[in-house]
């Protein structure tokens, strides 16, 4: 390098490079960067520079492609209490943790830096160690919202 087997763990903030930058060459042709994790999924279709910190403050510049994100519409679910169950049909808020709001509170990163450690001519990438988010969930409280008509059944 190339092939099998197992075992773990991942399995779209992902993949990519014509610019820029940065190593090397006498030059040239080369080689390297080019986003730190965190959290994200019902199905179609459409539209769309798709959430949150963190690190730097000069490149995480800048470019193409994708993409669990938000919108509309469509199917499909769940719920719609304060006198029973169950279905249809229509409405209304949501998405299998299956109403919205605000307020607290628990819990939760990796990388840059820095130390050591292995390697490259080098640049960069690699190992090994500490400590730090925020938003979403989640827990509580507090507001607010919480159907309709038909059929069956008790």
């Nucleotide at each position: 390098g190339g092939g099998g087997a197992g075992c773990u763990g991942u399995u779209a903030g992902c993949g990519c490079c014509a610019g820029g930058a940065c190593c090397g060459u006498a030059a040239u042709g080369g080689g390297u960067u080019g986003a730190c994790g965190a959290g994200g999924a019902u199905g179609g279709c459409a539209g769309u520079u798709a959430u949150c910190g963190a690190a730097a403050c000069g490149u995480u510049c800048g470019g193409c492609g994708g993409g669990u994100g938000c919108u509309g519409c469509c199917a499909c679910g769940g719920c719609c209490a304060u006198g029973c169950g169950c279905g249809a049909c229509g409405g209304g808020c949501c998405g299998a943790a299956a109403g919205a709001a605000a307020g607290a509170g628990a819990g939760c990163a990796a990388a840059a830096a820095g130390c050591g450690g292995a390697a490259u001519c080098a640049a960069c990438a690699c190992c090994g160690u500490a400590a730090c988010a925020g938003a979403g969930g989640c827990u509580c409280u507090u507001u607010c919202a919480g159907c309709g008509u038909c059929g069956c059944u008790u």